[in-house]
The prediction has a mean pLDDT of 84.
Predicted 3D model of a 109-nucleotide RNA (SAM riboswitch aptamer (S box leader)) from a Bacteroidales bacterium.
The organism belongs to Bacteroidales, within Bacteria.
The sequence was found by an Rfam model in a public genome assembly.

RNA sequence: UACUUAUCCAGAAAGGUGGAGGGAAAGGCCCUGUGAAACCUUGGCAACCCUUUUGUUUAACAGAAGAAGGUGCCAACUCCUGCUCCGAAUAAUCGGGGAGAGAUAAGCA
Numbered sequence: 001u002a003c004u005u006a007u008c009c010a011g012a013a014a015g016g017u018g019g020a021g022g023g024a025a026a027g028g029c030c031c032u033g034u035g036a037a038a039c040c041u042u043g044g045c046a047a048c049c050c051u052u053u054u055g056u057u058u059a060a061c062a063g064a065a066g067a068a069g070g071u072g073c074c075a076a077c078u079c080c081u082g083c084u085c086c087g088a089a090u091a092a093u094c095g096g097g098g099a100g101a102g103a104u105a106a107g108c109a
């Protein structure tokens, strides 16, 4: 980096350095000198991998408990939308399904 599978309306921030950006991209709408990004320290969330255990002997699957280790995460639903389908008399607008894109994990090349 590509591919496969799963998940994405829950949850969780203080301090230091830094000094103007950030929220993937486009449009919007936001956050930000009451201090952005990035880095560091400490803390936390969650439970993908993982550990223990039950169904059930193995595998697989499902349930329960856990958090030492590997990741991840700690503004806003993936912040919202774009394409398509359905509904609301439907153009605006709103609600819902799907696709696409993205993120994370595990596997694989």
Base pairs, nucleotide, nucleotide: 001109003107004106005105006104007103008102013042014041015040016039017038021031022030023029026081027080028079043074044073045072048070049069050066051065052064053063054062055061078101083098084097085096086095087094088093